The part of an RNA shown here (large-subunit ribosomal RNA, domain IV) has 329 nucleotides and comes from an uncultured Bacteroidales bacterium. The sequence was found in a public genome assembly. Model confidence (mean pLDDT): 88 of 100. Rfam family: Bacterial large subunit ribosomal RNA.
[in-house]
Context: one part of a larger RNA
Parts: sequence; structure tokens; C1' cells
RNA sequence: CCACAGCUAAGGAACUAGGCAAAUUAGUCCUGUAACUUCGGGAGAAAGGACGCCACGCGCAAGCGUGGCCGCAGAGAAAUGGCCCAGGCGACUGUUUAUCAAAAACACAUGGCUAUGCUAAAUUUAAAGAUGACGUAUAUGGCCUGACACCUGCCCGGUGCUGGAAGGUUAAGAGGAGAGGUUAGCAGCAAUGCGAAGCUUUGAAUUGAAGCCCCAGUAAACGGCGGCCGUAACUAUAACGGUCCUAAGGUAGCGAAAUUCCUUGUCGGGUAAGUUCCGACCUGCACGAAUGGUGUAACGAUCUGGGCGCUGUCUCAGCUGUGAGCUCG
Repeated sequence: CCACAGCUAAGGAACUAGGCAAAUUAGUCCUGUAACUUCGGGAGAAAGGACGCCACGCGCAAGCGUGGCCGCAGAGAAAUGGCCCAGGCGACUGUUUAUCAAAAACACAUGGCUAUGCUAAAUUUAAAGAUGACGUAUAUGGCCUGACACCUGCCCGGUGCUGGAAGGUUAAGAGGAGAGGUUAGCAGCAAUGCGAAGCUUUGAAUUGAAGCCCCAGUAAACGGCGGCCGUAACUAUAACGGUCCUAAGGUAGCGAAAUUCCUUGUCGGGUAAGUUCCGACCUGCACGAAUGGUGUAACGAUCUGGGCGCUGUCUCAGCUGUGAGCUCG
């Protein structure tokens, strides 16, 4: 000097990003127990008291009662909850990055949309076959939401999906108007020209499905949900009016929020002092309704703020034990 343990005057979180770590608490019985609540809980809430040994009495016993005795200490060791208040998130028990993340992520019961009538849809496969299911729409697959309570507004213009079929466009195929090549022959002195049939190379009109264009529906489908100007008998503000644009212009609720840039917004609370926290306000850079909105008892090795208790976390360090290191041999 290090590691692991034990103790510590006075103070008691002044430490620190943060009470991290440590300490406190702890068993059994009795008393007692708040807000809130889904009436089950919360709750071991909190806060208090008792506990040894001996004698006697009672009792089947466990044990209880009375009296006495000892210690600093009677759950005499070990094992064995610290507690409370408020808020965020997720309802809950559960699951997860084997080996840096256990969570607010995943799952979940619930709700909804959608596909599927059975040789089901969907998945796998080259096929046969298999799963679905020896099931049958109270079923199975896909997608979203995520207990419960109150709710879930407007937009179908775009994209998607579903339905429609009048018209436009549209492939292979069908069709074969027309054109070219070849040449038996004919004409010609020749060069060459014309040229039937056959073969061959092409090829117009016409016909031709779905799709797309088109017409509707559909948002718990993907998604979207404005701007400027004026106006009230102080001022300020604007219930009101005008105008432009849009498919429609954000409803309820919430709001400096896990979302707020400016920002340590402003006001209030808590502190002597508070960029965090709690309650409000609303000027929402850039909340908002199953990409769910707002609440919410219970729950959480969750995150944030505060308090009581407790302590070597600290003021500020000291001592002891064990084991290393180090020095000497």
C1' cells in the first nucleotide's frame, strides 16, 4: 500500500450523477392500522407492546395466571421485511439480447378489421403428399390494439382493397387483303425482260381475356386533418364578419409532456438556496383519439422527486483481524 472482514468520539447524506455501498429493520403473539379502491384489496400499512429462569395454582396437553430471581442485554447465537409520500411508463403473473441492455421492449386476457363453406383459406413442395384438422365460421389463418372505466370526431382527393361493367386501350392466337424470292415457259441475236403452278419470306383489315383508363364503396385499410385580414363603450382579447385554398381543415380529452426549439417559459408549492420534482397556465417549434385518447385500484430487482429512520457515503480519518504485496534472512 492492496483485498476481504470487524469496530469507531461528535455530526448524520454535508458524499455522490444518484444514499451507490453499508447500516437500520427482521422471528412469534397481542393491540392497532390512513388515503384510495375494480370492495377483492391497500395491509405485515403505519404506529405500539410482550418474549428468560424458578416456585405455586389451574389444565389431558399446548399453555395460562400469581409471586419471586438474574443480567447492559431474555426472538440473549444463526437464520430472519427498513418505512412513508408524490409522479411517469406498462394493467397484472409471465418472456427477452446463452456471453455488456430485464426494460417503458415482447407476450397477455380484451376489442376490432379481414380471408376462408371444406379437396376451406393459409403454409410447405418439382410433384405426390403433409400441416391446417381426423378440426368445420362459438372454427382456422393474417393484420392491428392491448386489463378495466369513459370514449374513439372529420376526410375516400392520393395509394391500397372490394364491387361494377357501357365505352377507350390491350398479348399470344385466329385471320390472310396485299407485297417479295425462286422458275417450267414465253419474248429477244444477246444482255435482259415478263412469268403459271408449287415451294418459300412477309403481311393489312377483322376478331381477341384479364389488366389499365373509367364508375362506385371502403379509414379499428396505408394515410391526412389550413392561411390571411378586420371587428366589442379604457386597453387587451375576439363570441362575430370577410377572403383564398382544400378530400377534409384536429372534435372530445390532454398539454413546456418519455413529445416544448426559444426555455432554467410564467405563476404557485417544496428548500436558507431547486436547470430536476409536484400543481397550474396554454404562446401545442412539432399532442390527439385501436399507428388508439384520457383516467385508473392492484402489481414492478422499472424510472423520477421528496421525507422519516439508519449509518465511515462524507467532515476525516483511526484502530483491529486474516491474506497478498514489499523489506530482510